[in-house]
RNA sequence: GCGGAUGGCUGGAUGACCGCGUGCAAGCGAGGAAAGUCCGGACACCAUAAAGCAACGGCGGCGGGUAACGCCCGCCUGGGGCAACCCAAGGGAAAGCGCCACAGAAAAUAAACCGCCUGUUUGCCUCGGUAAAUAGGUAAGGGUGAAACGGUGGGGUAAGAGCCCACCGCGGUGAUGGUAACAUCACUGGCACGGCAAGCCCCGCUGGGUGCAAAACCAAAUAGGAACCGCGUGGGGGCAACCCCGAGGGUGCUUUACUCUCAGCAGGUUCGGGUUGGUUGCUAUAGCGUCUUGGCAACAAGGCGCACAGAUGAAUGGUCAUCGACGGGAACCAAGCAAUUGGAACCCUGAACAAAAUCCGGCUUAUAGGCCAUCCGCAAAU
Numbered sequence: 001g002c003g004g005a006u007g008g009c010u011g012g013a014u015g016a017c018c019g020c021g022u023g024c025a026a027g028c029g030a031g032g033a034a035a036g037u038c039c040g041g042a043c044a045c046c047a048u049a050a051a052g053c054a055a056c057g058g059c060g061g062c063g064g065g066u067a068a069c070g071c072c073c074g075c076c077u078g079g080g081g082c083a084a085c086c087c088a089a090g091g092g093a094a095a096g097c098g099c100c101a102c103a104g105a106a107a108a109u110a111a112a113c114c115g116c117c118u119g120u121u122u123g124c125c126u127c128g129g130u131a132a133a134u135a136g137g138u139a140a141g142g143g144u145g146a147a148a149c150g151g152u153g154g155g156g157u158a159a160g161a162g163c164c165c166a167c168c169g170c171g172g173u174g175a176u177g178g179u180a181a182c183a184u185c186a187c188u189g190g191c192a193c194g195g196c197a198a199g200c201c202c203c204g205c206u207g208g209g210u211g212c213a214a215a216a217c218c219a220a221a222u223a224g225g226a227a228c229c230g231c232g233u234g235g236g237g238g239c240a241a242c243c244c245c246g247a248g249g250g251u252g253c254u255u256u257a258c259u260c261u262c263a264g265c266a267g268g269u270u271c272g273g274g275u276u277g278g279u280u281g282c283u284a285u286a287g288c289g290u291c292u293u294g295g296c297a298a299c300a301a302g303g304c305g306c307a308c309a310g311a312u313g314a315a316u317g318g319u320c321a322u323c324g325a326c327g328g329g330a331a332c333c334a335a336g337c338a339a340u341u342g343g344a345a346c347c348c349u350g351a352a353c354a355a356a357a358u359c360c361g362g363c364u365u366a367u368a369g370g371c372c373a374u375c376c377g378c379a380a381a382u
Base pairs, nucleotide, nucleotide: 001378002377003376004375005374006373007372008371009370010369012323013322014321015320016319017318018317020029021028022027031353035364036363038362039361040360041359042358043211044210045209046208048257049256050255051254052253053252056207057206058205059204060203061075062074063073064072065071076090077088078087079086080085091202092201096200097199098196099195100194113142114141115138116137117136118135119134120133121132122131123130124129150168151167152166153165154164155163169191170189171188172187173186174185175184176183177182215280216279217278218277225271226270227269228268229267234245235244236243237242246262247261248260249259250258285307287306288305289304290303291302292301293300294299327348328347329346332343333342334341335340
């Protein structure tokens, strides 16, 4: 100097005038994603509660963080890259079922198209050999394919093959290191029916539902609405209230507990009517910044400091002036033979994606331009 990787910051500024919301005032007033509504919660109410089971979901290497998570951090394994780094829906294919199009001889207890070797018969021919037919052996070579019953090399064989050997791979056993996932080493076995579970499935862990349009209160209004279903239509005590037994109802199922009802009842299904008003919820939080300590880190603990919208048809804006990143043109100046390169008065343009609505922690998606830090590779010079 060029190319690449990772992480982060900012994302227009100043002044004047006019106009808004909130608050007693001082003051404050739209984001890094406010977006998607994909996860997890806080909070609220509901299902009667507890335990077990079922259904339907989620997660899936190990360890840690967190209120929690499908998130974050670190490490392991596999893959990509020269590397910095990036990616992974990372348990099980010998529990079962299913799929692997086309091509190919054959796609999983799968197979012989071309080929290689041997025997027999016949023809040709210069003893050798060669062509055709047929029988047997073969899976090393070639072809097809995403993938073809381990790979490379050597020996051996009629030709070949883990047939034998060495190394790699795979299985088993052990040692060492590590919290662990795993890694390394040693010994041993010729060892084999491939891939897909991001197909169904199996295994392990785990999970109530609905959501601020939740809900609470006040005021007001209506129709104490109608139809249908509802197996039993009870027993005893007591003056009565009520109590006991029984039957029925209340959760997807069972048990226990609790509770309601005793009949047109508790409950269930369908149709229909009123309430469209106000207040609360509504913003001090698992909050933000900084320092110290611990930790590889995510993060945790402590000290100090800060307060940063709360609207409700929905505020946070409009006008003017100046500056202005990026971009375009360019008189003229310098170097140069020239092409061209560098600078430049002045002129034009004028900043991406986008907008709170209960709140928070994440993930995902969109983003013009400018800036910072660290790391990797290449080239040159010292």
Molecule: Bacterial RNase P class A
Organism: uncultured Amylibacter sp.